RNAcentral holds the sequence, with entries from ENA. Bacterial RNase P class A from a Burkholderiaceae bacterium, 318 nucleotides, folded computationally. The coordinates come from a structure-prediction model, not an experiment, and the mean pLDDT is 78. The gene name in the source record is rnpB. It matches the Rfam family "Bacterial RNase P class A". Gene Ontology terms of the family: ribonuclease P activity, tRNA processing and dimeric ribonuclease P complex.
RNA sequence: AAAGUCCGCUGGAUGAUCGCUGGCAGCAAUUGCUGCGAGAGGUAACGUCCGGACUCCGCAGAGCAACGUAGCAGGUAACUCCUGCCCACCGUGAGGUGAGGAUUAGAGCAACAGAGACGAACCGAUUAAGUUCGGGUGAAACGGGCAAUCUCUACGUGGAGCAACACCGAAUAGGCGGCCGAUGAUCUUGCUCGGGGAGGCCGCGGGUAGGUGGCUUGAGCCGGCGAGCGAUCGCCGGCCUAGAGGAAUGAUCGUCACGGCGUUCUAGUGGCAACACGGAGCACCGCACAGAAUCCGGCGCACAGGCGGACUUUGCGC
Numbered sequence: 001a002a003a004g005u006c007c008g009c010u011g012g013a014u015g016a017u018c019g020c021u022g023g024c025a026g027c028a029a030u031u032g033c034u035g036c037g038a039g040a041g042g043u044a045a046c047g048u049c050c051g052g053a054c055u056c057c058g059c060a061g062a063g064c065a066a067c068g069u070a071g072c073a074g075g076u077a078a079c080u081c082c083u084g085c086c087c088a089c090c091g092u093g094a095g096g097u098g099a100g101g102a103u104u105a106g107a108g109c110a111a112c113a114g115a116g117a118c119g120a121a122c123c124g125a126u127u128a129a130g131u132u133c134g135g136g137u138g139a140a141a142c143g144g145g146c147a148a149u150c151u152c153u154a155c156g157u158g159g160a161g162c163a164a165c166a167c168c169g170a171a172u173a174g175g176c177g178g179c180c181g182a183u184g185a186u187c188u189u190g191c192u193c194g195g196g197g198a199g200g201c202c203g204c205g206g207g208u209a210g211g212u213g214g215c216u217u218g219a220g221c222c223g224g225c226g227a228g229c230g231a232u233c234g235c236c237g238g239c240c241u242a243g244a245g246g247a248a249u250g251a252u253c254g255u256c257a258c259g260g261c262g263u264u265c266u267a268g269u270g271g272c273a274a275c276a277c278g279g280a281g282c283a284c285c286g287c288a289c290a291g292a293a294u295c296c297g298g299c300g301c302a303c304a305g306g307c308g309g310a311c312u313u314u315g316c317g318c
Base pairs, nucleotide, nucleotide: 001314002313003312004311005310006309007308008307009306010305012256013255014254015253016252017251018250020039021038023036024035025034026033027032041289046300047299049298050297051296052295053294054161055160056159057158066157067156068155069154070153071085072084073083074082075081086100087098088097089096090095101152102151106150107149108146109145118143122135123134124133125132165213166212167211168210175204176203177202178201179200180199187195188194220239221238222237223236224235225234226233227232258286259285260284262282263281264280265279266278268277269276270275
C1' cells in the first nucleotide's frame, strides 16, 4: 500500500412563526385562557419468531396424543438466547458455520453414472445345487449412508392475552317487586269544562354507550470499584428519561454542517507542457432505514453516509 476478519461509535445542529399530547402553577379555571417545563429509535420503537413479568380462566391423581429441545460445563427471572471448552466442516489466515442423542428395535429414502443403491434380478465363468467368483460405474456395491422422513430415548410445555383484567356507570328498550287505574289513571295548556281510553308512577338489579385504573420506578439508566478466561454477578455513588387511546410527538421558511456533480480562481505539490492532486468561491441536487401503544430479556431483518480500534494475508521499502 492493497485485499480482508472481528468489534465499537455516529447517523445532523440551530433560529423564527403556526400548531398537537401530557405535567405543574396562576386566573371568574372539571372542558377555557396564560406562563413554565417535557414529548420516539440505534442493544432498531420494526418483524411479532422465542422466553418471561403481569392478569383472568382451568386444574384430585396418572397416562396417551400433539408441539418443542438435544456434545460437555457455566450464565440468566427464563429461553430455542448468551459464554467457555471439545468435536466436525469451510477459509492460506484473522476468523466463520453447526437441530452436535440413537441406524445390531422397526420402517422409509438415495439425483447422475451404473447390471444392480439394499429386495433381488441381469451378464460371463463355475458347481451336485442361485453353489461360488467376477462385471469398466459411483461418495457409497449386502461393508454401509441419511434421523432437518417417520421412529426410538431423555427432558420440557394447561389455555388466552392489556382489545388481559378491575372499578364507576347513563339515555332508550326489556326484567323483577310495590302502589294507583274503566267509580277513567297517564295525556291533551298551569286550572276548569270538553276530548281520549289503558296504562301510569316509584324502587331494585343486570347489561350497553361512556369514564377511571392497569400505565410506566424498572430483571431501569450512568459512573466508579471488585470477582470471573468469559457470558455475567456483587458493592458504592448519582439520575428520573414520552405515556397517547383511533391514537399527540407536526408543518412552513431560513442559517450552518455533511456528501455528490458542475463551473471559476489558485502564490501549494508533481509535471517541459497539457494536466492531475490539494485549497478557495459560486450554483444545483441529495441527506438512509424507520414511528412508541402493558413492560422486559433475546433472536432476526432494514439502514444514505461518516468515524475509530484490534487483528490477518500478500506485495514493496528500510